[in-house]
């Protein structure tokens, strides 16, 4: 320098136009003599920035992070 990918909660990971979700973690409460385990609640993110669409987490462009591939 040129090509692909990839970017969603702390943590791995779905969701491909119409209220962002699941397990694990952590917080509160039930149960316990009491700790694990189990059952139950709340909270808790869509890398930035612009475009298109009535509507974007999803489609287009740009920067940017990771990571692979050519030289």
């Nucleotide at each position: 320098g040129c090509c692909g990918a990839u970017g969603u909660a702390g943590c791995u990971c779905a969701g491909u136009g119409g209220c962002a979700g699941a397990g694990c973690a952590a917080u509160c409460g039930c149960u316990u003599c009491g700790u694990a385990a189990g059952c139950g609640a709340a909270a808790g993110a869509c890398g930035c920035g612009a475009g298109u669409u009535c509507g974007a987490u999803u489609c287009u462009c740009g920067c940017c992070u990771u990571c692979g591939g050519c030289u």
About this RNA: The prediction has a mean pLDDT of 83. Predicted 3D model of a 71-nucleotide RNA (transfer RNA) from a Candidatus Liptonbacteria bacterium. Rfam family: tRNA. Rfam describes the family as follows. Transfer RNA (tRNA) molecules are approximately 80 nucleotides in length. Gene Ontology term of the family: triplet codon-amino acid adaptor activity. Taxonomically the source falls in Candidatus Liptoniibacteriota (Bacteria, Bacteria candidate phyla).